[in-house]
Molecule: transfer RNA
Organism: Chishuiella changwenlii
RNA sequence: GGUUUGGUAGCUCAGAUGGUAGAAGCGUUGGACUGAAAAUCCAAAGGUCAGAGGUUCGAAUCCUCUUCAUUCCA
Repeated sequence: GGUUUGGUAGCUCAGAUGGUAGAAGCGUUGGACUGAAAAUCCAAAGGUCAGAGGUUCGAAUCCUCUUCAUUCCA
RNA backbone atom coordinates (compact mmCIF):
# COMPACT_ATOMS: atom_id res chain seq x y z
C1' G A 1 0.00 0.00 0.00
C1' G A 2 -4.11 -3.51 -1.09
C1' U A 3 -7.78 -6.61 1.47
C1' U A 4 -11.45 -9.00 5.49
C1' U A 5 -14.41 -8.12 9.63
C1' G A 6 -15.64 -4.75 13.18
C1' G A 7 -16.47 0.39 16.56
C1' U A 8 -24.01 0.39 20.08
C1' A A 9 -24.20 1.94 28.42
C1' G A 10 -18.16 1.63 32.54
C1' C A 11 -17.17 -3.81 30.34
C1' U A 12 -18.87 -8.29 27.14
C1' C A 13 -22.57 -7.54 23.39
C1' A A 14 -27.97 -8.50 20.75
C1' G A 15 -30.52 -5.36 17.50
C1' A A 16 -35.03 -9.35 11.33
C1' U A 17 -35.42 -6.58 4.46
C1' G A 18 -34.80 1.04 6.99
C1' G A 19 -40.10 2.28 11.09
C1' U A 20 -40.30 3.62 19.47
C1' A A 21 -32.26 2.45 20.68
C1' G A 22 -31.89 -2.11 24.74
C1' A A 23 -32.55 -9.07 24.70
C1' A A 24 -29.10 -10.53 28.16
C1' G A 25 -24.81 -10.93 31.49
C1' C A 26 -21.04 -8.32 34.49
C1' G A 27 -20.23 -3.71 36.97
C1' U A 28 -22.34 0.95 39.70
C1' U A 29 -26.22 3.04 43.08
C1' G A 30 -30.51 2.27 46.38
C1' G A 31 -33.62 -1.27 48.96
C1' A A 32 -35.00 -6.32 51.04
C1' C A 33 -32.64 -10.41 53.68
C1' U A 34 -28.33 -11.01 57.84
C1' G A 35 -25.86 -9.84 64.44
C1' A A 36 -22.54 -8.07 60.33
C1' A A 37 -20.89 -9.56 55.59
C1' A A 38 -21.02 -12.77 51.24
C1' A A 39 -24.58 -15.06 48.21
C1' U A 40 -29.62 -14.33 46.63
C1' C A 41 -33.92 -11.22 45.35
C1' C A 42 -36.22 -6.31 43.83
C1' A A 43 -35.61 -1.49 41.67
C1' A A 44 -32.97 2.52 39.39
C1' A A 45 -29.35 5.36 36.87
C1' G A 46 -26.16 5.22 32.80
C1' G A 47 -26.45 6.00 25.05
C1' U A 48 -23.86 12.14 20.17
C1' C A 49 -25.08 3.90 17.82
C1' A A 50 -16.46 5.97 16.16
C1' G A 51 -16.61 11.16 13.25
C1' A A 52 -18.56 13.94 8.91
C1' G A 53 -21.52 14.21 4.58
C1' G A 54 -25.33 12.06 1.35
C1' U A 55 -30.05 9.10 -0.01
C1' U A 56 -35.02 8.76 2.28
C1' C A 57 -41.23 10.87 4.90
C1' G A 58 -37.94 8.19 8.21
C1' A A 59 -30.89 5.72 8.99
C1' A A 60 -27.31 2.09 14.36
C1' U A 61 -29.05 -0.25 9.63
C1' C A 62 -28.15 1.89 2.70
C1' C A 63 -24.00 4.97 -0.05
C1' U A 64 -19.26 8.03 0.17
C1' C A 65 -15.08 9.97 2.86
C1' U A 66 -12.19 10.08 7.39
C1' U A 67 -10.48 7.60 11.86
C1' C A 68 -9.27 3.43 15.22
C1' A A 69 -8.83 -1.90 15.90
C1' U A 70 -8.44 -6.51 13.35
C1' U A 71 -7.75 -10.79 9.19
C1' C A 72 -4.98 -12.00 4.98
C1' C A 73 -1.44 -10.53 0.87
C1' A A 74 2.93 -7.78 -0.52